[in-house]
RNA sequence: UAAUACUAUGGAGAGUUUGAUCCUGGCUCAGGAUGAACGCUAGCGGCAGGCCUAAUACAUGCAAGCUGAACGGCAACUUUUGUAGCAAUACGGAAGCUAGAGUAGCGUAAGGGUGCGUAACACGUAUGCAAUCUGCCCGCAACAGGAGUAUAGCUCUUCGAAAGGGGAAUUAAUGCUCCAUAGGAAUAUUGGGGGGCAUCCUUUGAUAUUUAAACCUGAGGGGGUUGCGGAUGAGCAUGCGCAUGAUUAGUUAGUUGGUAGGGUAACGGCCUACCAAGACGAUGAUCAUUAGGGGAACUGAGAGGUUGAUCCCCCACACUGGCACUGAGAUACGGGCCAGACUCCUACGGGAGGCAGCAGUAGGGAAUAUUGGUCAAUGGGUGAGAGCCUGAACCAGCCAUGCCGCGUGCAGGAAGAAGGCCUUCUGGGUUGUAAACUGCUUUUAUCUGGGGAUAAAAACACUGUGCGCAGUGGAUUGAAGGUACCAGAGGAAUAAGCCACGGCUAACUACGUGCCAGCAGCCGCGGUAAUACGUAGGUGGCGAGCGUUGUCCGGAUUUAUUGGGUUUAAAGGGUGCGUAGGCGGCUUAUUAAGUCAGUGGUGAAAGACGGCAGCUCAACUGUCGAGGUGCCAUUGAUACUGAUGAGCUAGAGUACUGAUGAGGUAGGCGGAAUGGACGGUGUAGCGGUGAAAUGCAUAGAUAUCGUCCAGAACACCGAUAGCGAAGGCAGCUUACUAAGGAGUAACUGACGCUGAGGCACGAAAGUGUGGGGAUCAAACAGGAUUAGAUACCCUGGUAGUCCACACUGUAAACGAUGAUCACUAGAUGUUGGCGAUAUACGGCCAGCGUUCCAGCAAAAGCGAUAAGUGAUCCACCUGGGGAGUACGCCGGCAACGGUGAAACUCAAAGGAAUUGACGGGGGUCCGCACAAGCGGUGGAGCAUGUGGUUUAAUUCGAUGGUACGCGAGGAACCUUACCUGGGCUAGAAUGCCCUUGACACUCUCAGAGAUGGGAGGUUCCGCAAGGACAAGGAGCAAGGUGCUGCAUGGCUGUCGUCAGCUCGUGCCGUGAGGUGUUGGGUUAAGUCCCGCAACGAGCGCAACCCCUAUCUUUAGUUGCCAGCAUGUCAUGGUGGGGACUCUAAAGAGACUGCCUGCGCAAGCAGAGAGGAAGGAGGGGAUGACGUCAAGUCAUCAUGGCCCUUACGCCCAGGGCUACACACGUGCUACAAUGGCGCUUACAGAGUGUUGCGAUCCGGUGACGGAAAGCCAAUCACAAAAAGAGCGUCUCAGUUCGGAUUGCAGGCUGCAACUCGCCUGCAUGAAGUUGGAAUCGCUAGUAAUCGCAGAUCAGCAAUGCUGCGGUGAAUACGUUCCCGGACCUUGUACACACCGCCCGUCAAGCCAUGGAAGUUGGGAGGACCUGAAGGCAGUUGCUGCGAGGCGCUGUUUAGGGUAAAACCGAUGACUGGGGCUAAGUCGUAACAAGGUAGCCGUACCGGAAGGUGCGGCUGGAACACCUCCUUU
Repeated sequence: UAAUACUAUGGAGAGUUUGAUCCUGGCUCAGGAUGAACGCUAGCGGCAGGCCUAAUACAUGCAAGCUGAACGGCAACUUUUGUAGCAAUACGGAAGCUAGAGUAGCGUAAGGGUGCGUAACACGUAUGCAAUCUGCCCGCAACAGGAGUAUAGCUCUUCGAAAGGGGAAUUAAUGCUCCAUAGGAAUAUUGGGGGGCAUCCUUUGAUAUUUAAACCUGAGGGGGUUGCGGAUGAGCAUGCGCAUGAUUAGUUAGUUGGUAGGGUAACGGCCUACCAAGACGAUGAUCAUUAGGGGAACUGAGAGGUUGAUCCCCCACACUGGCACUGAGAUACGGGCCAGACUCCUACGGGAGGCAGCAGUAGGGAAUAUUGGUCAAUGGGUGAGAGCCUGAACCAGCCAUGCCGCGUGCAGGAAGAAGGCCUUCUGGGUUGUAAACUGCUUUUAUCUGGGGAUAAAAACACUGUGCGCAGUGGAUUGAAGGUACCAGAGGAAUAAGCCACGGCUAACUACGUGCCAGCAGCCGCGGUAAUACGUAGGUGGCGAGCGUUGUCCGGAUUUAUUGGGUUUAAAGGGUGCGUAGGCGGCUUAUUAAGUCAGUGGUGAAAGACGGCAGCUCAACUGUCGAGGUGCCAUUGAUACUGAUGAGCUAGAGUACUGAUGAGGUAGGCGGAAUGGACGGUGUAGCGGUGAAAUGCAUAGAUAUCGUCCAGAACACCGAUAGCGAAGGCAGCUUACUAAGGAGUAACUGACGCUGAGGCACGAAAGUGUGGGGAUCAAACAGGAUUAGAUACCCUGGUAGUCCACACUGUAAACGAUGAUCACUAGAUGUUGGCGAUAUACGGCCAGCGUUCCAGCAAAAGCGAUAAGUGAUCCACCUGGGGAGUACGCCGGCAACGGUGAAACUCAAAGGAAUUGACGGGGGUCCGCACAAGCGGUGGAGCAUGUGGUUUAAUUCGAUGGUACGCGAGGAACCUUACCUGGGCUAGAAUGCCCUUGACACUCUCAGAGAUGGGAGGUUCCGCAAGGACAAGGAGCAAGGUGCUGCAUGGCUGUCGUCAGCUCGUGCCGUGAGGUGUUGGGUUAAGUCCCGCAACGAGCGCAACCCCUAUCUUUAGUUGCCAGCAUGUCAUGGUGGGGACUCUAAAGAGACUGCCUGCGCAAGCAGAGAGGAAGGAGGGGAUGACGUCAAGUCAUCAUGGCCCUUACGCCCAGGGCUACACACGUGCUACAAUGGCGCUUACAGAGUGUUGCGAUCCGGUGACGGAAAGCCAAUCACAAAAAGAGCGUCUCAGUUCGGAUUGCAGGCUGCAACUCGCCUGCAUGAAGUUGGAAUCGCUAGUAAUCGCAGAUCAGCAAUGCUGCGGUGAAUACGUUCCCGGACCUUGUACACACCGCCCGUCAAGCCAUGGAAGUUGGGAGGACCUGAAGGCAGUUGCUGCGAGGCGCUGUUUAGGGUAAAACCGAUGACUGGGGCUAAGUCGUAACAAGGUAGCCGUACCGGAAGGUGCGGCUGGAACACCUCCUUU
């Protein structure tokens, strides 16, 4: 490795931490079980089970009696008889039957109940008794002869309420006593034999002493005494097994042993006296708490875990405690004595009682049954027996408490009925073959009948037999029960519920509700569309049950023996030495304790397992078998382990040799620096900071020179270098001392490894005493900063920092990695040494590093210095918080250290890695982002929008960027949605149907009008049917600018015209994911190139489209006019022309194509060439995946909800135009680059019939009146303006500016009051260039100038959308601000920094610690007292005597007193802790968290915390160094 045979039948997971992933880890679920309980429901039967709590108290009845064949004796009754009497009746005798009571014997120690106590030889198992007893039963041997004396009963009497006694007389026995008999019995002394296990056992002799008996009878029999043996039962002893707590570590005086005695059935401190001082304990004594033990039961794959109901075995107990008596046996459940508590009776003097037996009652409790029947069977007691007794037992009753079985019908049946429910609603789906209906069956239930069956044979007699026993004969006996079972009758007839339906977990919709009510085992549902709440329909599961709750095992390998871990998740002791213990090198001999094998005994029965069998099946039961992993004994084996002996040298140690090092302790010496003192020089500052100030300094500082003093630390060398067990160790030198490594192989010969307790060492801070004190520096003070600043910064400064001695004993005491040994690829650097020399070497040993193979790991990573593979020993972990806290104990002078919980609370806490987002992290890049410029806003007046305020209403929406001249591209009415008032109600509009033929319109009245009344008016088309239109009517559909943009569609804004966003296949990773998309270049661009485990592709970019800049071609009216002709004052006006402009169609053109330079290439640069245009020529349209629950339900559409004489509709008037104020966006200005007046030039793009309106007339003008032309390249609007020319003004509140106001007018319109525009005249405000701050713009742009259009009757337009005219400045550059892109890094963020999160304080609730005390409990010791009983003594009394009574002593239950300890409960007040949507103060931590964080310690502070000293990296960034890899 394969095959075969035998054996074995058995092991499933899921949800929940995250944005997602892997892991760690807890919580939860699915299963099984139950002496159960509760809720809803309920037809039957069989078999089982039924106070788990109060070992609480008990009314009533029953539960242990039997024997006349042991005894004395006998009521009542029956029969018979006598006497008296008429009789009733009274008094007697005899026989029978004997009740009750008594003596005596046996039983009452069994059976039955309960689990208080007990942690123990109590129980289980296995042994032992050479240390024992045993009634009844069995076997064997022997025996039973005499005598005597009482006593109960009975009779008499007496006390007492009773219970119960006292006295006298008399009497029996199988009662009691004495004598005799006496062996192989017992005791004492003493011989012989045999044996064993230490004391000894056994057998056989001798001598002496002592002890027995009972009778009855029916004559069959039964019973008695002694001894030996058996059986049964009991007692004692021992090994092993059998709870928790060390926050219980010491316990013990009869205690441990000995000698002697007593006692017992028997050994023994069991008891007593004396002697000795022992005995137990870390392998857990003692103490405390809990608990009956086992067979077994439940669960589990098993190993285990949990339990100890019912049945069986053992123990303990019987109101509580103590005590003995009797007896074979008791310290006695239904016996006794005493004490105590409780209850009852009482005549108050005394008495009685014990259901943890069966029923039953009260109480307790979530909860557990009948005051039943019978001794027929089985068994027990007694008796010779019949029999009697037996709440043991057998049965029945109650209860779905459990297990098992049966039934509630079966088949057909589509109009897929009705009804219900859903729906997209004239319909469909589902309930559903379900029902109805047809046929069939009759278990069960009901009724009737059968079933007199069987379960029963014993006893008794006889026969046979060695013994079990067998055979024959023949009588009786049934509680259950008229039950099981059987047959018949009719008829679907008498019989279905419970739970669930978001995931786990099988099963879905509607309505109601609206974070409410409620659900929930976990995750979690509910805030208006809830498969999660409640109800309904439907569905799923189980089914006479179904759910819930409690408990146990399982799942959980989540305590891991099987079968876990400890670098970072919880977890390696700070380090060493070492005791006990555990483990241990090579060879050999003996032994056989461990180990292995065989055999014997035991391992009760029941249960469990297998076969077979009996109840119709099953549950249940019977029988047979196997197994029982254990214990004991015995016989073997000897590899391994152990023990003993003898050796060995590879482990370990010693010795010697030459080297090494900040190893340690003590002493001496040195220079630099710092501070100080003195003196000199010297003069105004010094110092310090982001900037300052406090501070020092003219009394001379700082600076500088000289001299002196002091203490502390040792630059350079110096190094991921060295040494040390760790902490730690650094100037030089001396002394003492320790260590490891290398080499040699001389010595010892396993002497080793680890190490609970123990002992020693142990940074810094801190403590004590005494020194010392230069620097630095907690605390403290001052100055700054700040909202504050108990901080960071600055100036000072005390403990301390230093020394000696003595404490403390902790650190991120870290490699977060215990010690030792062995094994498992390499490469490379370095320290010490070796291989004689050497710069050589795949050399060797021991250290210190880096990188990596295999392997391991959740990953990060580790990788001969392992976190790999094995071995040994120690330490430690078991969800987070509470908490390293409380209490207790130990240590300490103290600070504190060590040990170390619980209640309560959460469903997570956590590790590593991933993708994002973020950072007051880094790198690269872009953008009118900054900078450089130009012009504005912010100041003024006005316009407009918004906020706010006001209002009857000032309708609604938009609100950082991304609202605010926005919806609105035009609010006097209308619009209009708002307000006030007046009206309508199938409605203001539309479709369908019916009726009518009008309606409109005109006039008039009321009214603000809507509306209402009145008068006039009375249709058209069509042959007809009918239609058009209008009014009226009924109904079906109304209507809503009401709500929800957080239910939606559509549309839109923004990031952003930013360059990104993804996919397929492959590859990498357990996976989320990564790669591609990163890198090096380049670009406006993920644009392109190169490289590369990637290769390709898609949406974006770019291009394709439009406008514009040049040219060509075609075409030539309404446009154009060069040449030709003609005409006019003049004009393309006319003929003509297509050249030009233009128009509008088609093309061309630009591509880094060419040149030079750089570059691998892509590409970049060159004012290059050419070109109208040059590197995207300019502009537009075009907006990836997505973000903001962005905006809009008031454009429209739309789900749901809401209103329906109103939230709908109509009308008038008002409002949206308000006005102390604040903000946004604009216009006009402040003037001379200007204002005013006159003259004069040049556009483009549009619009026009309800219109544009030339031209003429009137008016200063707005405008009015006439009116040509034009539906437009034709006519008109139309004048372009800035500009140019000339003139004037001359720096002023002006000839600037035009607000405001007055008057007079014009236009539109039904209507200009609120509230329009325009004109003229007059008026002539603020304003002299604008604080902090802020906006736009990079070229035909900014700035400036005008023109047009939409909307529109008119217009609040200075707005918006377009159009052209004139036409700049500046960009060094990317440090900074803002926004964005890519790469990288950190993260405790993922609602993603507008994140997360810490502590005090305040509020509510909860459990808990301390506490003056108060109160309760159990246990022990001390002292006092002390019943009954036992034991001992006894001079008292009594008895013939044995003895008894009394008394004394001792022992002891109980009671009392005082003290101390322990355990609870409670306690004013007090301490912290936990929990609780939106409280207060700050901002400590997570990013370099804005002062890196954390650990230990000390001080300080409202609080997080701050600072000092030492330590760690579990710190970012930058620079440098070292090392590695590749070429």